[in-house]
This is a predicted structure of a 525-nucleotide part of an RNA (large-subunit ribosomal RNA, domain I) from a Candidatus Woesearchaeota archaeon. Taxonomically the source falls in Candidatus Woesearchaeota (Archaea, Nanobdellati). Rfam family: Archaeal large subunit ribosomal RNA. Its family is annotated with structural constituent of ribosome and ribosome in the Gene Ontology. The prediction has a mean pLDDT of 80.
Context: one part of a larger RNA
RNA sequence: CUGCUAGAUGGAUGACUCGGCUCGAAACGCCGAUGAAGGACGUGACAAGCUACGAUAUGCCCUGGCGAGUUGAAUGUAAGCGUUGAACCAGGGAUUUCCGAAUGAGUCUUCUCAUUAUAGGCCAGUCAUGGCCGGGGAACGCAGGGAAUUGAAGCGUCUUAGUACCUGCAGGAAAAGAAAUCAAUUGAGAUGCCGUGAGUAAGAGCGACCGAAAACGGCCCAGUUCAAACUGAAUCCGCUGCAGUAAUGCAAUGGAGAUGUGGUGCGGUGGACUUUCAGCAGGCCUUUUUUCCGACUUAAAGUCUUCUGGAAAGGAGCACGACAAAGGGUGACAGUCCCGUAAGGGAAAGAAAAAAGGUCAUUGGAAGUAUCCUGAGUACCGCUCCUUGGAAAUGGGGUGGGAAUCUGGGGGGCAUUAACCCCUAAAACUAAAUACGUUUCGAGUCCGAUAGCAAACCAGUACCGUGAGGGAAAGUUGAAAAGAACCCCUGACCGGGAGUUCAAAGAUCCUGAAAUCUAGCAGUU
Numbered sequence: 001c002u003g004c005u006a007g008a009u010g011g012a013u014g015a016c017u018c019g020g021c022u023c024g025a026a027a028c029g030c031c032g033a034u035g036a037a038g039g040a041c042g043u044g045a046c047a048a049g050c051u052a053c054g055a056u057a058u059g060c061c062c063u064g065g066c067g068a069g070u071u072g073a074a075u076g077u078a079a080g081c082g083u084u085g086a087a088c089c090a091g092g093g094a095u096u097u098c099c100g101a102a103u104g105a106g107u108c109u110u111c112u113c114a115u116u117a118u119a120g121g122c123c124a125g126u127c128a129u130g131g132c133c134g135g136g137g138a139a140c141g142c143a144g145g146g147a148a149u150u151g152a153a154g155c156g157u158c159u160u161a162g163u164a165c166c167u168g169c170a171g172g173a174a175a176a177g178a179a180a181u182c183a184a185u186u187g188a189g190a191u192g193c194c195g196u197g198a199g200u201a202a203g204a205g206c207g208a209c210c211g212a213a214a215a216c217g218g219c220c221c222a223g224u225u226c227a228a229a230c231u232g233a234a235u236c237c238g239c240u241g242c243a244g245u246a247a248u249g250c251a252a253u254g255g256a257g258a259u260g261u262g263g264u265g266c267g268g269u270g271g272a273c274u275u276u277c278a279g280c281a282g283g284c285c286u287u288u289u290u291u292c293c294g295a296c297u298u299a300a301a302g303u304c305u306u307c308u309g310g311a312a313a314g315g316a317g318c319a320c321g322a323c324a325a326a327g328g329g330u331g332a333c334a335g336u337c338c339c340g341u342a343a344g345g346g347a348a349a350g351a352a353a354a355a356a357g358g359u360c361a362u363u364g365g366a367a368g369u370a371u372c373c374u375g376a377g378u379a380c381c382g383c384u385c386c387u388u389g390g391a392a393a394u395g396g397g398g399u400g401g402g403a404a405u406c407u408g409g410g411g412g413g414c415a416u417u418a419a420c421c422c423c424u425a426a427a428a429c430u431a432a433a434u435a436c437g438u439u440u441c442g443a444g445u446c447c448g449a450u451a452g453c454a455a456a457c458c459a460g461u462a463c464c465g466u467g468a469g470g471g472a473a474a475g476u477u478g479a480a481a482a483g484a485a486c487c488c489c490u491g492a493c494c495g496g497g498a499g500u501u502c503a504a505a506g507a508u509c510c511u512g513a514a515a516u517c518u519a520g521c522a523g524u525u
Stems, first nucleotide, its partner, number of pairs: 001523008014510001015476002019447002021444005028437002030136002038099003041054003045077002050072001060093006069081003104113003120133005140171001141169005151158001155205001181188002192219004203209001223429003226375001230263002234261001235256004240251004268406001270373003273368006282360011296345003302318001303334001304317004319336002327339003380401007408424005463470002483509001486497003
């Protein structure tokens, strides 16, 4: 040096999975001055961290469930609790230190000072006081601002893109929404979302590129209220008293309200107004019933014989149940061992619907057309800027002009005129279908510990950085601790016996590859 054998080191591979990832949705979706989210500090017999809780502190009270154990993970000792029903589960309540919007004053201090009631802003006010706001939330929404890299093979209009990002505000969804809309000689009938129309029409240094709508097919469906005309207090609120279970009614008193409370009234013609005709839908309260949800509960049938084995659920034989052969566990693979499963039952709280009773307000049509009404610095026009597919024909801002009143007004992708058609602006509200997923449930031709979330394990941790921020590694004894009594050796670990176990699998613990190292043997130099 090569080879072999036996070991060591090392942690690949195989097997496994309390974790992930993706999808789906029938279910769920806001919290906060009644002090949130998030933290700090405490609370245990022994208690460092995690979990739980808050000086009533691993918990207190009540109601319901369950039924023999129990004092979290955590397996020890001690001391307790429990069939007078504990622990645990569900619902309701009490307590809930300090910081934090943090709000008595202060604080770069989770603390200090003062003290018995105290922040600030807005609104109301009878000047006593009362109401509202503030902060948080993964993504989703609406609005106010708003880039650049890039592409155009350069670059300035353009594009990236109204994207990223910043800010404000709201909700469980938001936004939009009941035609001054489309359409085209036939018609449709609020909005939203999906498919299609369609990469079409259109825009564009007509370059790069950008880019709709109607119609059609679906999901889902819902419509209402003011201003004005007319009327003129017929209205509303607070406190008190009476009646009533309550909704509510009556009375008294104070206030709001003629700068108009209430009634009426909403459509392309209508309404007011005049005349006339005919008569029952809604809100709220109480009670009852039904359904949903729901801690939980009922739930069939072999643990028969025999073989192997450490162990039977495996092999052989003979049975049984099934609206139950989904799944998991049990010493190897169990319909009939356990938990479950199919199918049923179920309190309170909560949700929905219906019925009965009570109570509060009251409806619809026809005809007429004399008079009255129908949203103003608005519609519309010029210039300019932004936006848009919107071109002469999108939507908006600024600026300068500036109407009409039903015989009115706006629109119909150039302007004007006429005809025809459609609609009724300048006020407001509105569920569902839609978006998202910190939550819940289910599923998978997904991953299986260098994979899958960064995180299967006390991970946004350890650690790094002044900071913004960056950010790991780390799973497996065994069926059961039966976790190795006792003896020898030793300072101790190790080790040698003995013992447990199917097996040392011996806690650096399943399997245990390679590189690497050691010893022995053989060969060769």